[in-house]
Annotation:
A computed fold for a 533-nucleotide part of an RNA from an uncultured bacterium, annotated as small-subunit ribosomal RNA, 5' domain. Rfam family: Bacterial small subunit ribosomal RNA. The full RNA is in RNAcentral, with records from ENA and SILVA.
Context: one part of a larger RNA
RNA sequence: AUUGAACGCUGGCUGCAUGCCUUACACAUGCAAGUCGAACGGCAUCAGGGAUGAGCUUGCUCCUCAGCGGGCAACGGGCGAACGGUAGAUCAAAACGUCCCAAAGCGUCGAGAAUAAGGAGAUAACCGUCCUAAUGGGAGGGUAAUACAUCUUAAGUUCAGAGGAAGAAAGCUGGGGACCUAGCGAUAAGGCUACGGCUUAUGGAGCAGUCGAUGGCGGAUGAGAUAGAUGGUGAGGUAAAGGCUCACCAGGGCGAAGAUCUGUAGCGGGACUGAGAGGAUGAUCCGCCACACUGGGACUGAAACCCGGCCCAAACUCCUACGGGAGGCAUCAGUGGGGAAUUUUGGACAAUGGGGGCAACCCUGAUCCAGCCAUGCCGCGUGUAUGAAGAAGGCCUUAGGGUUGGAAAGUACUUUUGUUACGCAGGAAAAGACCUGUGGGACUAGAGGCUGGCACUGACGGAACCUACGGAAUAUACACCGGCUAACUACGUGCCAGCAGCCGCGGGAAUACGUAAGGCGCAAGCGUUGGUC
Numbered sequence: 001a002u003u004g005a006a007c008g009c010u011g012g013c014u015g016c017a018u019g020c021c022u023u024a025c026a027c028a029u030g031c032a033a034g035u036c037g038a039a040c041g042g043c044a045u046c047a048g049g050g051a052u053g054a055g056c057u058u059g060c061u062c063c064u065c066a067g068c069g070g071g072c073a074a075c076g077g078g079c080g081a082a083c084g085g086u087a088g089a090u091c092a093a094a095a096c097g098u099c100c101c102a103a104a105g106c107g108u109c110g111a112g113a114a115u116a117a118g119g120a121g122a123u124a125a126c127c128g129u130c131c132u133a134a135u136g137g138g139a140g141g142g143u144a145a146u147a148c149a150u151c152u153u154a155a156g157u158u159c160a161g162a163g164g165a166a167g168a169a170a171g172c173u174g175g176g177g178a179c180c181u182a183g184c185g186a187u188a189a190g191g192c193u194a195c196g197g198c199u200u201a202u203g204g205a206g207c208a209g210u211c212g213a214u215g216g217c218g219g220a221u222g223a224g225a226u227a228g229a230u231g232g233u234g235a236g237g238u239a240a241a242g243g244c245u246c247a248c249c250a251g252g253g254c255g256a257a258g259a260u261c262u263g264u265a266g267c268g269g270g271a272c273u274g275a276g277a278g279g280a281u282g283a284u285c286c287g288c289c290a291c292a293c294u295g296g297g298a299c300u301g302a303a304a305c306c307c308g309g310c311c312c313a314a315a316c317u318c319c320u321a322c323g324g325g326a327g328g329c330a331u332c333a334g335u336g337g338g339g340a341a342u343u344u345u346g347g348a349c350a351a352u353g354g355g356g357g358c359a360a361c362c363c364u365g366a367u368c369c370a371g372c373c374a375u376g377c378c379g380c381g382u383g384u385a386u387g388a389a390g391a392a393g394g395c396c397u398u399a400g401g402g403u404u405g406g407a408a409a410g411u412a413c414u415u416u417u418g419u420u421a422c423g424c425a426g427g428a429a430a431a432g433a434c435c436u437g438u439g440g441g442a443c444u445a446g447a448g449g450c451u452g453g454c455a456c457u458g459a460c461g462g463a464a465c466c467u468a469c470g471g472a473a474u475a476u477a478c479a480c481c482g483g484c485u486a487a488c489u490a491c492g493u494g495c496c497a498g499c500a501g502c503c504g505c506g507g508g509a510a511u512a513c514g515u516a517a518g519g520c521g522c523a524a525g526c527g528u529u530g531g532u533c
Stems, first nucleotide, its partner, number of pairs: 001532003005529005012380002015377003019372001020338001025336003029333002034079003042072002046070001048068001050065002053062004088289001096215004105207002109204001111202001113200002126141002129138003157166003173194003179191002181188002217263003224254001226252001230250007266288004270281001272279002294313004316327004344370001346369003352366001353364004383413004393404004420468002423465001427460001434453002437450002478521001480519002482503003489516004498505002
């Protein structure tokens, strides 16, 4: 000088930060990932209107029906759940930092290009039924899709023995004057059009995977170590190179420039210290890695070997009708335990961002805020001016006086802060929705884009800020005073009691112990202890 600190004494207030360093110990409770009805069957549920019937008080109530539109539990479908958040156990290299490279991939996004033709069969929900303590399960009936499978087509794509072969798709919502189709007609479906989707192939952005070089800890009281181990041929496997895996063959590859073994450790940007070189460090914030009760495994998917998914095994906890089941806070709060030690079972999606959705909107312990703690940093205050009879009291004294003390009291002011009350910016329009014009279009329709306009929306918040009222009112501790080191006297004690960072002090005149008065330092803190330079 510094600190994620702790302890002792003390404590007035803003602002901004930080806050389990120990048991990656065990966890009660609540929350932390949903959303789409504009893909679908449907109507458990809520209101709405419509129809039928009943009651009457004659415009209300009730019953029933049809999903008719608004919507919507559960089910099936799509996207998301691989992000965000935690924590650092492992890991000395399959990590990280820097540089280089090729054999290789991708949902969404963005660019431009080409397509979407025709049929079919199931299944959940549901209905009735059976088994079961529970979790749950069985057979039967029965229905839909942007679910599933098959067929047609193939510009470009892939494979090839160069003849050829393989491989796609999904529809929905809004608008709709004329024309065409069906229908006696009412009208309906479609062609048409707009948005967002489906399929194929090619670039891009961004994102991951992989290879090589090089750099950064200790131990030689650890010297040899290696058999998929090193290389080749062939095969398998992967998005992809490769002993990555396998069969056969060769006899290799590593090591005193420290192999192998062992101890410790997440790495970096950085932060601390120092004139620097260095040393020591890796909290908060950012990038990467690794982990999700312990160990193993795959499934789904563009991407996982998946914290709030699945399966198996082990330990632990809970339920049980003893047959069997359920669980995983290193999410946010919170509890027990451990410890010198570390916070609220708070508010809001208003902003920023994320997921879903055409949108409205929904979800979001991410985030934004508030609460607690002097844990840290910065700032402010505890009054200002005047006032000598140098009051009283205290302490010292050579008894004259000195000092506390240009202190108090008194007098005159001020009101930061605190209390109470009034007023009132910005974070919020830069969005979405709605309206207008333009534009587009076979068009006077509707949607997107662009121009202009109108409203709505604030957790914080009884906030910041401003103004007013009143009154010195609401506010000073802590350590030290032998030398180092700024600051001295008296009394008590008598090698006792005690002090102490080092030197050392105390045995009868102690500036070193204890108390008092005075002084010095720092200040809402001050000391002590621990860590680092």